[in-house]
Annotation:
This is a predicted structure of a 356-nucleotide RNA (Bacterial RNase P class A) from a Chloroflexota bacterium. It matches the Rfam family "Bacterial RNase P class A". Rfam classes the family as a ribozyme. The gene name in the source record is rnpB. The RNAcentral record of the sequence draws on ENA. Taxonomically the source falls in Chloroflexota (Bacteria, Bacillati).

RNA sequence: CGAGGCGACCGGAUGGUCGCGACCCGACCGGGCAACCGGUGGGGUUGAGGAAAGUCCGAGCUCCACAGCGCAGGGUAGCGGGUAACUCCCGCCCGCCGCGAGGCGAGGACCAGCGCCACAGUGACGAAGCCGGAACCAGGCCCUCGGGCCCGGUUCGGGAGUGAAACGAGGCAAGCUCUACCCGGAGCAAGGCCAAGUAGGAGGGCGCAACCCGGUUCGCCGGGGGAGAGGCGCGCUGCCCAGCCCUCGGGUCGGCCGCACGAGCCGGCGGGCAACCGCCGGCCUUAGAUGGAUGGCCAUCCCCGAACCGCUUCGGCGGGGAGGGACAGAACUCGGCUUACAGGUCGCCUCGCUGG
Numbered sequence: 001c002g003a004g005g006c007g008a009c010c011g012g013a014u015g016g017u018c019g020c021g022a023c024c025c026g027a028c029c030g031g032g033c034a035a036c037c038g039g040u041g042g043g044g045u046u047g048a049g050g051a052a053a054g055u056c057c058g059a060g061c062u063c064c065a066c067a068g069c070g071c072a073g074g075g076u077a078g079c080g081g082g083u084a085a086c087u088c089c090c091g092c093c094c095g096c097c098g099c100g101a102g103g104c105g106a107g108g109a110c111c112a113g114c115g116c117c118a119c120a121g122u123g124a125c126g127a128a129g130c131c132g133g134a135a136c137c138a139g140g141c142c143c144u145c146g147g148g149c150c151c152g153g154u155u156c157g158g159g160a161g162u163g164a165a166a167c168g169a170g171g172c173a174a175g176c177u178c179u180a181c182c183c184g185g186a187g188c189a190a191g192g193c194c195a196a197g198u199a200g201g202a203g204g205g206c207g208c209a210a211c212c213c214g215g216u217u218c219g220c221c222g223g224g225g226g227a228g229a230g231g232c233g234c235g236c237u238g239c240c241c242a243g244c245c246c247u248c249g250g251g252u253c254g255g256c257c258g259c260a261c262g263a264g265c266c267g268g269c270g271g272g273c274a275a276c277c278g279c280c281g282g283c284c285u286u287a288g289a290u291g292g293a294u295g296g297c298c299a300u301c302c303c304c305g306a307a308c309c310g311c312u313u314c315g316g317c318g319g320g321g322a323g324g325g326a327c328a329g330a331a332c333u334c335g336g337c338u339u340a341c342a343g344g345u346c347g348c349c350u351c352g353c354u355g356g
Stems, first nucleotide, its partner, number of pairs: 001352010012301007020047006027040005049327001053338002056336005061187004073183005078092005093107001094105004108178002113176002115172003130159002133156005139150004191257004197252001201248006211224005230240003264283008302325003308319004
C1' cells in the first nucleotide's frame, strides 16, 4: 500500500422564526348532580430510536383458574456456567468451511415401527439384469460308440459397470416417531377506583276514613269497603287502590388511575478466562399521546459530490459547485433475537506485495 476478520461507536451541528404535544406557575371564563373536564391570553420547563420496526422467544405486572396423576397439545436437546427467565449470552469439546484472522452448527436415538433415498444405473433397500467359472438336471447335433460340441434350467461362490450408497439389514429424525426434561389461560380494550338517571334488590318509617259484619279486657282488633289530604306532572272530568318517602349496596352512562424511578444509567474498586456478579459514590438522563404531539422554513458550518475549467511525468492533482445526506416514528414496561440502514470514526487482528 492492497485485500479482509472481529468488536465498539456516531448517525448531522448551532442560531433565528412559525407551529404541535405534555407538565408547572398565575389570570379570566365555561361544562357537569358529582367524580372531574375544557377554553383564551401571559411566563417557564421539556419532547423518539439504534433499531422506537417484525411481534419471533422469555419475563415483570394484572385478572381468572388451581387436589394429585396420566393422556392430548406445544417446546427444548454435546458438557459446564450466567440470568428474573429464555429458543438468549459466555467458556470448552466435536464436526464442517476458510491459507489465515475467524465463521457456521436443532450437535440425544434409525438392532421399536412406518416412511423416504434425486441424477446415473437392469436394479435403491424388495430382490433382480450382464459376463465368464464349478456342481447337478433335461434337450439337440456329430460319431471311429470311448466320447466331442451346442443350448436351456437350478444352486454356489466371483467379476465388470452406474452411483454418495449395491444378493453389505447402508444412510436420513430442520420426515413421522421414540427417549429425557420444561410448559395453567388471557392479555393494559389486562385490571383498579370514583360515580348520575331509569329499572330491579335489601332495610326502616308513614299511610289505608266514614260505614257494615264479627270479636273484645271497651283501649281497640280482624274482615269487607273504598272516600280522601294518596297515585296517573298540575286544575276539572275520568280512571286506579296500594302505595309514598328515606337510607344502603351492586351494576350501567360518565370520569380518573394503571402510565413513566426502572431486573435504570454513569464512574470507581473487588471477584470471574468470559457472560456476569458484589460493594461504594453520583445522576434523574423527567416524551407519555388516545385519531394519536415530537414538524416546516431560513442562515452559517459539516460530509458526499455531477457538469465544467486549469495543470500534467497521462498515474492523477488543483479549482468548481448542480444536487444529495439513509433506515425509519414511542403507545404498559423490560431482557434478547431477527430484519432495514446514505455516510463516517476508533481499537485489535490476519493474509499478500514492497521498502528500510